RNAcentral holds the sequence, with entries from Rfam.
The RNA shown here (transfer RNA) has 72 nucleotides and comes from Atractosteus spatula.
Taxonomically the source falls in Atractosteus (Eukaryota, Eumetazoa, Teleostomi, Actinopterygii).
Model confidence (mean pLDDT): 85 of 100.

RNA sequence: GGCAGGGUAGCCAAGUGGUAAGGCAUCAGUCUCAUAAACUGAAGAUCAUGGGUUCAAACCCCACCCAUCCUU
Numbered sequence: 001g002g003c004a005g006g007g008u009a010g011c012c013a014a015g016u017g018g019u020a021a022g023g024c025a026u027c028a029g030u031c032u033c034a035u036a037a038a039c040u041g042a043a044g045a046u047c048a049u050g051g052g053u054u055c056a057a058a059c060c061c062c063a064c065c066c067a068u069c070c071u072u
Base pairs, nucleotide, nucleotide: 001071002070004068006066007065010024011023012022018055026042027041028040029039030038049063050062051061052060
């Protein structure tokens, strides 16, 4: 240099055009002498960035950045 799949909450991760799931962690409550565990509830993501298409974009198109794999 070329190819491929990726970037979504603090971490992991689903989501193939119509209001973005879930788990862990965090916070509150129940329980306990207390803590942990368990159970219940809550908050947290304008989807790496910038444009375009569309009535509507995490999703389609273009550019760019990052890390990974393969290849020369």